[in-house]
RNA sequence: GGGCUCAUAGAUCAAUUGGAAGAUCGCUACCCUCGCACGGUAGAGGUUGUGGGUUCGAGUCCCGCUGAGUCCA
Numbered sequence: 001g002g003g004c005u006c007a008u009a010g011a012u013c014a015a016u017u018g019g020a021a022g023a024u025c026g027c028u029a030c031c032c033u034c035g036c037a038c039g040g041u042a043g044a045g046g047u048u049g050u051g052g053g054u055u056c057g058a059g060u061c062c063c064g065c066u067g068a069g070u071c072c073a
Stems, first nucleotide, its partner, number of pairs: 001072007010025004019056001027043005049065005
């Protein structure tokens, strides 16, 4: 320098090949207990890495950039 893959909640990962984002753990409140833990219920937490484009509609498709991994030179 070139090819390929990846980037989504605090962490680990989904989203059925365009119809608008969810799971587990963690966190908060309540119930339970003399209290803690366990268990149960509810809740908060996301400009989907970034800037554009296509579309009625983009996490998903296209282009640039940034970062990570891998291969070639």

A computed fold for a 73-nucleotide RNA from a Candidatus Aenigmatarchaeota archaeon, annotated as transfer RNA.
Rfam family: tRNA. Its family is annotated with triplet codon-amino acid adaptor activity in the Gene Ontology. By type it is a transfer RNA.
The prediction has a mean pLDDT of 82.
The sequence is in RNAcentral, with records from ENA.
The organism belongs to Candidatus Aenigmatarchaeota, within Archaea.